[in-house]
This record gives sequence, C1' cells and structure tokens, in this order.
RNA sequence: AAUGCAAGCUGUUCUAUCGUUUGAAUUUCGAUUCAAGAGGAAAGUCCGGGCAACAUAGAGCAAUUCGCUUCCUAACGGGAAGGGGUUUAGGGAUGAAUACCUAAAUUACGGAAUAGUGCCACAGAAAAUAUACCGCCACAACUUGUUUGGGGUAAGGGUGAAAACGUGAGGUAAGCGCUCACGAUUGUAUAAAGCGAUUUAUACUUUGGUAAACCCCGAGUGUUGAAAAACCAAAUAGGCUAACGCAUGUAGGGCGGCUCGUUCGAUGUUAGUGGGUAGGUUGUUUGAGGUAAAUGGCAACAUUUAUCCUAGAUUAAUGAUAGAAACCUUUUGUCGUUAAAAAACAAAAGCGUACAGAACCCGGCUUAUAGGCUUGCAUUUUUU
Repeated sequence: AAUGCAAGCUGUUCUAUCGUUUGAAUUUCGAUUCAAGAGGAAAGUCCGGGCAACAUAGAGCAAUUCGCUUCCUAACGGGAAGGGGUUUAGGGAUGAAUACCUAAAUUACGGAAUAGUGCCACAGAAAAUAUACCGCCACAACUUGUUUGGGGUAAGGGUGAAAACGUGAGGUAAGCGCUCACGAUUGUAUAAAGCGAUUUAUACUUUGGUAAACCCCGAGUGUUGAAAAACCAAAUAGGCUAACGCAUGUAGGGCGGCUCGUUCGAUGUUAGUGGGUAGGUUGUUUGAGGUAAAUGGCAACAUUUAUCCUAGAUUAAUGAUAGAAACCUUUUGUCGUUAAAAAACAAAAGCGUACAGAACCCGGCUUAUAGGCUUGCAUUUUUU
C1' cells in the first nucleotide's frame, strides 16, 4: 500500500417551473405571501412503557418470565463498568506442571454433599456402591512356547464426549496418594482488601457430567388497543320470539384461566330476529422532546443555563420535469518509475446511486441495505 473479514457511524445536495398538505398573516373574498412537510430502519410486532376504557378493591391455585455484582433508566429480556468460567495468542519461571502475568474473544452465569427424582445412546472389561480386554509382576505345571493354571495389579495401551485430580521423585515382586514435594478442585472457619460479586493467605476437608431434564430457591406478571375511548347532532319499531326469573341481593352479567370473594341486577338478564342512523369534533402531536455549553462521573448518564418548535393526512398529501453538483464504475492521458504498480490530478462515457414510505406516541431488540468514513484482525506485495 492492496485485498478479505468483523464492529461502529453515515446513507445524497442545489437552482428553475408547475403541483400538493398543514399552520400563520393579509384580502378587492378571486386569492397572495411566508414557514414547514416520510426513516435509520418508518419494517417485524419480539420486549418495556405513556395514554384511554373495563363502577371499586382483593386473596389463593395454576400458568408464565427473569436469574453473577454494582450503577443508569419511566421501565425492560435494554445499556455502562466490573467479577467468575471457557477458549486462543504471547511472556517469564520451574526438576515438571493444567499453576502465574498480559491481551483478545465468548458466556442460556442461582441450586448437583447444600430437598429430592431421573438420564449419560453406541462403543468399551467397566459409565458413579464401576472395572480387568490387551498389558505388567511373581509362583506352579508341562508339550520349553506369541503355552496353560490360579494369584497380585490399575501406573502403560485400547474404546469413548467423559474411565474416577495432575506433575515429579521415592518406594514396590510389579504397581496404586502407598509416602513426600509442588499445584488444581469442593466446602467450612479465621484475618485483610473491596459498596458488592469476589480476591489473597492459613488450617481442615472434598475429588464425573447433565437442571436450554423434572424439580427446588429468589424476584416478578390484570386485560384490551386509537378500529382504545370521549362528546355533539340526526334517525327509528329501544319492535317481535324463546328461556330463566320477579328479592333469599334471585336468574344472569363484570372483575386475564379456575376457585373464593366482591359488585351490577327487576316493565330484569341472556340468546335470536327485524328496523333506523353511520355526519362532525376531540383523541392527534409541547414531549420520560431536540440542539449547544458548563459541571459531576472511568462510562452509560445526570444536573444547570441558553435556545428551537422541526408532518398530522383520514380513499390517506410530503411530488413531477429540466439542468448542475457530489459519490461510484469503466476508459484515456498527466505525474511517477531503470521499467512498472499504487496514490494524486484532468477529461470522456454510464438505460450507475442501495434497503425502502409516517397513520396515537416514546425507549430497546431483531432483520434488509449500493456507496462513503473510522477502528481492529488476517493474508499478500514493496521499501528500509
């Protein structure tokens, strides 16, 4: 310097003419002028809320969500900073080591003695109250051999995702924590550091995995959704049929599923059928709002001050045409070089410029994406 991969940010601009929606002002009531007008995801509808209604207020069971610590936030399954585990790379030391240090990535991170019940296929001798296939050791026998028999063994090998702590030394007939030294792992206690998860040291103790198996522990969880709802106006047949019932707060209904409880309830409730109307206003965009600076904080963020108002349609607007610019692709030339390549500059051409369009609003997550910028990793080339 190029290429590839990953992460983050961004993702067209200007002029003219015509058209269109909202708001404001003016108006000779015809219109004129000014300002603004679709995103980083508006998508998915996966989470969390604001808001509205369900008259009012619950309890239990079932179901379901989350699960290291502290902080941020309206809240979250989100974010920031840390801790532990696992993996990779590098480093130093050691008799050796999985131990130590640094960096990066990743993490569905409560509980397996500490409530209990399960499962670990196949392979393998044997898979948690484990075990002897090959092998090793000593003994006996004979046909003296790659043999047979009983005994000892779990270091070596094999099978497997995993074989019942590891390395080294001593000891042993051969071996085994059998003994010792150095380490790992589980838990308890004491001391120190830290808000905490946890870390370090000492002593004793422990030595399969699996809870994205059932389960246990802890913290949570009303429903519906702007087609929610509220108000005004208008219209008609609040008609007809059936069942239950007419006070014992009954029949029936509401309160996420069920139960309890509570509540509405008499010219009542439920179901069916039939008729009339379906027009307008609000909700509807001033907000957990944006921008800038200062302060505090490692940071996510918070506070203060100043400043801004940036779509509001409802058969649904936010556009069309022309030109120029920007970026990109290709070609040519200049520069450069021993000669090249790359970068840079200039010119020409291009039916090149992605994914994609608000509908109550906001904070996250996930997915799609031409091109540009930044950072990291890997490979190649050139120079020193």
Model confidence (mean pLDDT): 77 of 100. This is a predicted structure of a 384-nucleotide RNA (Bacterial RNase P class A) from a Sphingobacteriaceae bacterium. Lineage of the source: Bacteria > Pseudomonadati > Bacteroidota > Sphingobacteriia > Sphingobacteriaceae. Its Rfam family is "Bacterial RNase P class A". Rfam classes the family as a ribozyme. Rfam links the family to the GO terms tRNA processing, dimeric ribonuclease P complex and ribonuclease P activity.